[in-house]
Context: one part of a larger RNA
Molecule: small-subunit ribosomal RNA, 3' major domain
Organism: uncultured bacterium
RNA sequence: AGACGGGGACCCACACAAGCGGUGGAUCGCGGGGUUUAAUUCGUUAAUAAGCGAGUAACCUUACCCAGGCUUGACAUCCCGAUCGUAUUCUGUGGAAACACGGAAGUCAGUUCGGCUGGAUCGGUGACAGGCGCUGCAUGGUUGUCGUCAGCUCGUGCCUUGAGGUGUGCGGUUAAGUCCGUAAACGAGCGCAACCCUCGUCCUGUGUUGUAUUUUCACGGGAGACUGCCGGUCAUAAACCGGAGGAAGGUGAGGAUGACGUCAAAUCAGCAUGGCCCUUAUGCCUGGGGCUACACCCACGAUACAAUGGCCUGUACAGACCGAAGCGAUGUGGCAACACGGAGCAAAUCGGAUAAAACAGGUCUCAGUUCGGAUUGAAGUCUGCAACUCGACUUCAUGAAGUUGGAAUCGCUAGUAAACGUGUAUCAGUCAUGGCACGUUGAAUAUGUUCCUGGGUCUUGCACA
Numbered sequence: 001a002g003a004c005g006g007g008g009a010c011c012c013a014c015a016c017a018a019g020c021g022g023u024g025g026a027u028c029g030c031g032g033g034g035u036u037u038a039a040u041u042c043g044u045u046a047a048u049a050a051g052c053g054a055g056u057a058a059c060c061u062u063a064c065c066c067a068g069g070c071u072u073g074a075c076a077u078c079c080c081g082a083u084c085g086u087a088u089u090c091u092g093u094g095g096a097a098a099c100a101c102g103g104a105a106g107u108c109a110g111u112u113c114g115g116c117u118g119g120a121u122c123g124g125u126g127a128c129a130g131g132c133g134c135u136g137c138a139u140g141g142u143u144g145u146c147g148u149c150a151g152c153u154c155g156u157g158c159c160u161u162g163a164g165g166u167g168u169g170c171g172g173u174u175a176a177g178u179c180c181g182u183a184a185a186c187g188a189g190c191g192c193a194a195c196c197c198u199c200g201u202c203c204u205g206u207g208u209u210g211u212a213u214u215u216u217c218a219c220g221g222g223a224g225a226c227u228g229c230c231g232g233u234c235a236u237a238a239a240c241c242g243g244a245g246g247a248a249g250g251u252g253a254g255g256a257u258g259a260c261g262u263c264a265a266a267u268c269a270g271c272a273u274g275g276c277c278c279u280u281a282u283g284c285c286u287g288g289g290g291c292u293a294c295a296c297c298c299a300c301g302a303u304a305c306a307a308u309g310g311c312c313u314g315u316a317c318a319g320a321c322c323g324a325a326g327c328g329a330u331g332u333g334g335c336a337a338c339a340c341g342g343a344g345c346a347a348a349u350c351g352g353a354u355a356a357a358a359c360a361g362g363u364c365u366c367a368g369u370u371c372g373g374a375u376u377g378a379a380g381u382c383u384g385c386a387a388c389u390c391g392a393c394u395u396c397a398u399g400a401a402g403u404u405g406g407a408a409u410c411g412c413u414a415g416u417a418a419a420c421g422u423g424u425a426u427c428a429g430u431c432a433u434g435g436c437a438c439g440u441u442g443a444a445u446a447u448g449u450u451c452c453u454g455g456g457u458c459u460u461g462c463a464c465a
Base pairs, nucleotide, nucleotide: 002464004461005460007459008458009457010456011455012454013453015449016448019412020411021410022409023408026303027302028301029300031298032297033296034294035293042053043052064289065288066287067286068285069284070283073128077127078126079124080123081122082121083120084119088105089104090103091102092101093100094099108118109117110116130278131277133276134275135274139272140271141267142266143265144263146261151190152189153188154187155186156185157166158165159164169182170181171180172179196255197254198253199252201223202222203221204220205219206218207217226249229243230242231241232240233239305405309364310363311362312361313360314359315358321352322351323350326345327344331340332339333338371402376397377396378395379394380393381392382391418441419440420439421438422437423436424435
């Protein structure tokens, strides 16, 4: 100088309190542990792992297991030889396929007319390829976390024998080492803030596919907010409190942005890469299986337990997004999933596309029920070579647990929580209840900092280093 204290002072944060809704009990989904297994591939493990890598495991993916095959190799460069009737396409036999052995079609470009050049195929040789094999404690890059916390440092000067201190302290103030004042400090850098993007108001230009109209809208350009103005408090400062005007007021709201560093934190399986290791195998191809197992435990969710509700009928109102191997209308068939068909649309034009909670009327009348929908049986639809292991959806039947959840514990301060639907990436299909976006309805509470948790500044103790 630090770290630490069930030391002190001051301050902050959904940290507590005040509230609202949950989790912990049930069933299911998904992930993890454990166990099992031929294999159940690997990584991630307090906070900072566990709907995480994975923004889609039937085959593929795939790295795992079993079996069958290959050995200059699935892929790259070089060398030698052969072919040029090339490449490529179709097809026969054996086989689970890989692969092996055949048949047919096809007949490259240039040319000095020489397989000579390019390009291609096959065979050979070895240099090499290949490795999701090991080491994240050899690394780059990237990331999590403390934490969007207000800190972390430097130059010169001054103080100290020195490590080091000062500056960065103190009095105020702030979201902020933000600013003011003062002081052996004076300045500066990385952070803070601002500059960037989106939303909110107005003006203005342009515009079709949008528009009855001033419009809305889309794409540009500008204006506006700065404690600027007024009053009060304070040290006449910084600032704070109140007010006016204003669409917006004191950081307007949200995002992007993450200082020096900490955890030998995470990742050699995104990628790159040192070293080590494998080389007829730890490489490569193929078929099948597995990653989907199931006494159990944990994490995160979905659905409920009902009347502020369930069911039936009718009526209304969004935003954002996607579409050509695509979105697919009107129509027709089917109870339905869906099928037939194919108008229009590379989309402000056409389509996905009826938003749902809500509202109006009807019914049920407190029950394991007209709640709840697990599970199981049967019949189907669709995608796809292929739904047995192991897909989603539909219809009929079945109708489990569950009557609000112990100790404990999580989120949230406003267009937020809660509730309600909509879209999308991945994607043939889909185990999405997940992720990321979008709007609709729309609260309660906090005018406090004693306590719990985490953090900041100063100070004190110290048996730690």